[in-house]
RNA sequence: GAGAGGCCCCUGCGAGGGAGCUCUGUGAACCUGGUCAGGGUGGAAACACAGCAGCCAUAAGCAGUCGGCUUUUUGUGCGGUGGGCCUCUCAUC
Numbered sequence: 001g002a003g004a005g006g007c008c009c010c011u012g013c014g015a016g017g018g019a020g021c022u023c024u025g026u027g028a029a030c031c032u033g034g035u036c037a038g039g040g041u042g043g044a045a046a047c048a049c050a051g052c053a054g055c056c057a058u059a060a061g062c063a064g065u066c067g068g069c070u071u072u073u074u075g076u077g078c079g080g081u082g083g084g085c086c087u088c089u090c091a092u093c
């Protein structure tokens, strides 16, 4: 000086694991909302008011499977561009 191998760093695409978000369902006797039967209150009345149950929609939460997004991780697969370290071989001084 050249070549080969190994390791580390950087990096691309996938794979596996974790987390979050999205999606669906469920989900509050009362201290969420809407509608408020019955009943209650006010009123001469017309009506009005508050409002339990029920129903609807949801919060926190819980559950779910296929997918999507983000993030994180690795004794994972195939690569890329370079750098560093180590070993071996050849040649030269």
Base pairs, nucleotide, nucleotide: 001090002089003088004087005086006085007084008083009082010080011079012078013077014076015074016073017072018071019070020069021068022067023064024063025062026061032057033056034055035054040049041048042047